Predicted 3D model of a 106-nucleotide RNA (SAM riboswitch aptamer (S box leader)) from Fictibacillus arsenicus.
RNA sequence: AACUUAUCCAGAGAGACUGAGGGACAGGCCCUAUGACGUCCAGCAACCAUCAUUUUUAUGAAAGGUGCUAAUUCCUGCAGAAUGAUAUCAUUCUGAAAGAUAAGGU
Repeated sequence: AACUUAUCCAGAGAGACUGAGGGACAGGCCCUAUGACGUCCAGCAACCAUCAUUUUUAUGAAAGGUGCUAAUUCCUGCAGAAUGAUAUCAUUCUGAAAGAUAAGGU
């Protein structure tokens, strides 16, 4: 790097340093000097590992490996259905695609 499987409407800081950008991509819409991104600390969660208990394809713990801590993965991006307008469209729902994270094997 590509592939497979699972998950993605929950949760988490008025901290320290730094100092201008950030929210994957595109279009929107937002966050940001009342301090973004990043680092440290703190925290959340429980995918893997570990431990305990036995409702054993479970439940719990949380010292390890990751991950995460604005907004549903911020919304939409492709297809279908319903409703309303009916060339174009809007709203809702379903599924896919894309993306993220974990684990696995190549």